RNA sequence: GCCUUAUCAAGAGCGGUGGAGGGAUAGGCCCGAUGAUACCCGGCAACCAUAUAUUGUAUGGUGCUAAUUCCUACAGAAUCCAGAUUCUGAUAGAUGAGGU
Numbered sequence: 001g002c003c004u005u006a007u008c009a010a011g012a013g014c015g016g017u018g019g020a021g022g023g024a025u026a027g028g029c030c031c032g033a034u035g036a037u038a039c040c041c042g043g044c045a046a047c048c049a050u051a052u053a054u055u056g057u058a059u060g061g062u063g064c065u066a067a068u069u070c071c072u073a074c075a076g077a078a079u080c081c082a083g084a085u086u087c088u089g090a091u092a093g094a095u096g097a098g099g100u
Stems, first nucleotide, its partner, number of pairs: 001100008013041001015040003021031003025073004042065003047061006069092001074089007
C1' cells in the first nucleotide's frame, strides 16, 4: 500500500514550548496574534493484550481531546412548488483488530 471487519450524535485544559497557518480532497462554512498546526504535560475513552475479577478496575499498545466524520459531494424517497428542505442508503475518510 491493498483486503476483511467493528465503530464514528457522547466525552476530554482559561497548562507549557513555539510562532502562521489549520479544519483529509473540492465547494461551502468556520477556527487562528484574545496565538492556529506541531511537540510536551494534563485529560477523555475503552478497540486490542495482560492481570485481577466478573462486566468493573489497573497496567501496557493504540486512539481521541472546536463545530455530528463541521456540512455537502453519489443514488433513492418525501414535502413544498422549481429551487430548496428533510430522510434513508452508498461512496470517501478516520480509528482499532485481523490478514496479505
SAM riboswitch aptamer (S box leader) from Alkaliphilus peptidifermentans DSM 18978, 100 nucleotides, folded computationally.
The coordinates come from a structure-prediction model, not an experiment, and the mean pLDDT is 83.
The sequence is in RNAcentral, with records from Rfam.